[in-house]
Context: one part of a larger RNA
Molecule: small-subunit ribosomal RNA, central domain
Organism: metagenome
RNA sequence: CUGGGUGUAAAGGGCGUGUAGGCGGGUCGGAAAGUCGAUUGUAAAAUAUCUCCGCUCAACGGAGAAACCGCAGUCGAUACUUCCGGUCUUGAGUGCGGCAGGGGAGGAUGGAAUUCCUGGUGUAGCGGUGAAAUGCGUAGAUAUCAGGAGGAACACCGGUGGCGAAGGCGGUCCUCUGGGCCUGCACUGACGCUGAGGGCGCGAAAGCUGGGGUAGCAAACAGAAUUAGAUACUCUGGUAGUCCCAGCCCUAAACGAUGGGUACUAGGUGUUCGCCCCUUCAAGGGGUGAGUGCCGCAGCUAACGCAUUAAGUACCCCACCUGGGGAGUACGAUCGCUAGGUUGAAACUC
Numbered sequence: 001c002u003g004g005g006u007g008u009a010a011a012g013g014g015c016g017u018g019u020a021g022g023c024g025g026g027u028c029g030g031a032a033a034g035u036c037g038a039u040u041g042u043a044a045a046a047u048a049u050c051u052c053c054g055c056u057c058a059a060c061g062g063a064g065a066a067a068c069c070g071c072a073g074u075c076g077a078u079a080c081u082u083c084c085g086g087u088c089u090u091g092a093g094u095g096c097g098g099c100a101g102g103g104g105a106g107g108a109u110g111g112a113a114u115u116c117c118u119g120g121u122g123u124a125g126c127g128g129u130g131a132a133a134u135g136c137g138u139a140g141a142u143a144u145c146a147g148g149a150g151g152a153a154c155a156c157c158g159g160u161g162g163c164g165a166a167g168g169c170g171g172u173c174c175u176c177u178g179g180g181c182c183u184g185c186a187c188u189g190a191c192g193c194u195g196a197g198g199g200c201g202c203g204a205a206a207g208c209u210g211g212g213g214u215a216g217c218a219a220a221c222a223g224a225a226u227u228a229g230a231u232a233c234u235c236u237g238g239u240a241g242u243c244c245c246a247g248c249c250c251u252a253a254a255c256g257a258u259g260g261g262u263a264c265u266a267g268g269u270g271u272u273c274g275c276c277c278c279u280u281c282a283a284g285g286g287g288u289g290a291g292u293g294c295c296g297c298a299g300c301u302a303a304c305g306c307a308u309u310a311a312g313u314a315c316c317c318c319a320c321c322u323g324g325g326g327a328g329u330a331c332g333a334u335c336g337c338u339a340g341g342u343u344g345a346a347a348c349u350c
Stems, first nucleotide, its partner, number of pairs: 003322004007304002012318001014202004021194003025088007033081002035077008049065006091191001092188005097182003103177007110154001115149007125136002162169002207248006216242002221237004259317006267295012299306002323350003332343004
């Protein structure tokens, strides 16, 4: 519980798309559902309230008044909301012209490095640690040179730089493809915002199924150390996995721990991408728009801090919270091949 809240105290859904619903720009006309006014009916009595009265008072009782906050009918008002019809361009969108980008998918390709193989040189060590040992090496290792194989990742550039809704995205080239920004003009004419307990899609890592691949790394595992022990930290090995294809899983400190939209509210200083102007045409300067950082006023905040990228001032829509533990558990439902996911209590206890 008609309240107050959600950066860090409990609380923003992982993200999008969009259904129902909620909310919605300027102007003209009409209707009159909401709304407002008047009036009529109804709103039983009792109770409760007020006034008066009756029991010697009171409780109790009687009479009257007001009220019954509501509903319905009729007549009217038309500012606002709604509905209907017209119209407008500033919200939204489309076209034309430019621009930036690790946005996505597929294919091709390059060099460095590690490992392995072959051959050459070469000889007794190498490796590893706090120190060692396990391990590798006279069947020639380590080191070094040449050649080859294969897989994975892309140094420098690289940046509180860029792109994407989020997850995320980084060598180079090609093909296909999504979104964004800017300038001016033309067009459509409110076509918008949000979005469920409904739908659909995307969703790191790990994990699962089938098939492939496997250089390095590396859960498990084995061994060597350390130690009282050492199921660890350190070391030597090492299998799943990490990679690819197809299909699942659907979680996260999925974080800016900050939902989306619109409008308004001092500035200063970097940086990315446009456009305009000035300029000595190289640099530079000024203006403007869209991003991305830092500092900071008012204001807000429990404080920390936030501060035109708001946590300020307002409005619209959604989600969520309501003491700790029990517990994200049990039960049920539903999804999943498994693991498990989603939804989600209570007893009891402090």